This is a predicted structure of a 73-nucleotide RNA (transfer RNA) from a Minisyncoccota bacterium. The sequence is in RNAcentral, with records from ENA. Its Rfam family is "tRNA". By type it is a transfer RNA. Rfam's curators write: Transfer RNA (tRNA) molecules are approximately 80 nucleotides in length. Its family is annotated with triplet codon-amino acid adaptor activity in the Gene Ontology. The organism belongs to Minisyncoccota, within Bacteria.
RNA sequence: GUACGAUUAGCUCAGUUGGUAGAGCGUCCGCUUGACUCGCGGAAGGUCAGAAGUUCGAAUCUUCUAUCGUACA
Numbered sequence: 001g002u003a004c005g006a007u008u009a010g011c012u013c014a015g016u017u018g019g020u021a022g023a024g025c026g027u028c029c030g031c032u033u034g035a036c037u038c039g040c041g042g043a044a045g046g047u048c049a050g051a052a053g054u055u056c057g058a059a060u061c062u063u064c065u066a067u068c069g070u071a072c073a
Base pairs, nucleotide, nucleotide: 001072002071003070004069005068006067007066010025011024012023013022019056027043028042029041030040031039049065050064051063052062053061
């Protein structure tokens, strides 16, 4: 340099054919306990890597950029 893949919550990851962004773990609160652990219930936490485009509507489609990985040179 070229090709392909990845980027979504603090962490690990889903998200189907474009139609209200989710799970587990973690954090916080409550219940429970003499007090913890465990268990149960609830809550907070997101510019879906960044920018532009298409569309009534984009995490999803298109283009460019950034970072990381793999292969080739």